[in-house]
RNA sequence: GCCCCGGUAGCCCAGCGGUAGAGGCAGUGGUCUCAAACACCAUCCAGCGUGGGUUCGAAUCCCACCCGGGGCACCA
Numbered sequence: 001g002c003c004c005c006g007g008u009a010g011c012c013c014a015g016c017g018g019u020a021g022a023g024g025c026a027g028u029g030g031u032c033u034c035a036a037a038c039a040c041c042a043u044c045c046a047g048c049g050u051g052g053g054u055u056c057g058a059a060u061c062c063c064a065c066c067c068g069g070g071g072c073a074c075c076a
Base pairs, nucleotide, nucleotide: 001072002071003070004069005068006067007066010025011024012023013021018056027043028042029041030040031039049065050064051063052062053061
């Protein structure tokens, strides 16, 4: 340099044009316990990497860029 995958809640991630949360972890409160752990119940937390475009409508499609991972090439 080229190609591919990814960036969504505190974290891991689902959602792939039509109300952002399916699920798990963590946090908080409760039940339980002498107390804790475990388990169970409830609950808090976001506008989707950035900027444009298309569309009635974009996390989702298109363009550019940023960041992370992988492959190839170069390696004087």
A computed fold for a 76-nucleotide RNA from Kitasatospora sp. Root107, annotated as transfer RNA. It matches the Rfam family "tRNA". Its family is annotated with triplet codon-amino acid adaptor activity in the Gene Ontology. It is annotated as a transfer RNA. Model confidence (mean pLDDT): 81 of 100. The source organism's lineage runs through Bacteria, Bacillati, Actinomycetota, Kitasatosporales and Kitasatospora.